RNA sequence: CUUUGAUCAAGCCAAACCAUCUGUGAGGGUGGGACGGAAAGCCACGGGACCCGACAAAAGGGUCAGCCGGGUUGCCAGG
Numbered sequence: 001c002u003u004u005g006a007u008c009a010a011g012c013c014a015a016a017c018c019a020u021c022u023g024u025g026a027g028g029g030u031g032g033g034a035c036g037g038a039a040a041g042c043c044a045c046g047g048g049a050c051c052c053g054a055c056a057a058a059a060g061g062g063u064c065a066g067c068c069g070g071g072u073u074g075c076c077a078g079g
Base pairs, nucleotide, nucleotide: 002079003078004077005076012037013036017032018031019030020029021028022027035066041072042071043070045069046068047067048064049063050062051061052060
């Protein structure tokens, strides 16, 4: 440097749900809680889903990184 993996060791994150705050909403923050995760660290670039626009459409705007792909950084062990 690259690759495979959770067997070693140190750890890390935190679904649903509950409480609370916030947002028109999808959702997001904080605390509790663990379904799970070898990047469940970060990035909205490409798909996709969801929200607003909306009475029905369109343009447009937004959300989701734990939907998929991609980019980028990284611990340990083995090759």
The RNA shown here (c-di-GMP-I riboswitch aptamer) has 79 nucleotides and comes from a Pseudomonadota bacterium. The organism belongs to Pseudomonadota, within Bacteria. Its Rfam family is "c-di-GMP-I riboswitch aptamer". Rfam links the family to the GO term cyclic-di-GMP binding. Rfam's curators write: GEMM was predicted in a large-scale screen for bacterial structured RNA regulatory elements. Its mean pLDDT, the model's own confidence on a scale to 100, is 87. The model forms 95% of the base pairs in the Rfam consensus. It was read from a public genome assembly, where an Rfam model found it.